[in-house]
Molecule: transfer RNA
Organism: Bifidobacterium [indicum] DSM 20214 = LMG 11587
RNA sequence: GGGUUCGUAGCUCAGUGGAUAGAGCGUCUGUCUCCGGAACAGAAGGUCGAGGGUUCGAAUCCCUUCGAGCCCA
Numbered sequence: 001g002g003g004u005u006c007g008u009a010g011c012u013c014a015g016u017g018g019a020u021a022g023a024g025c026g027u028c029u030g031u032c033u034c035c036g037g038a039a040c041a042g043a044a045g046g047u048c049g050a051g052g053g054u055u056c057g058a059a060u061c062c063c064u065u066c067g068a069g070c071c072c073a
Base pairs, nucleotide, nucleotide: 001072002071003070004069005068006067007066010025011024012023013022018056027043028042029041030040031039049065050064051063052062053061
């Protein structure tokens, strides 16, 4: 330098055109307990890597770009 896969919550990931963006773990609060843990109930946390385009509508499609992995040179 070329090709390819990926980037979504603190972490691991789902969601591949119709919406109010989700799950598990973790965090916080409450109940329980002598305390802690476990269990149960609830809550917070996201400009979906960035910019632009297509569309009535984009995390999802297209272009550019940044970062990471792999292959080739």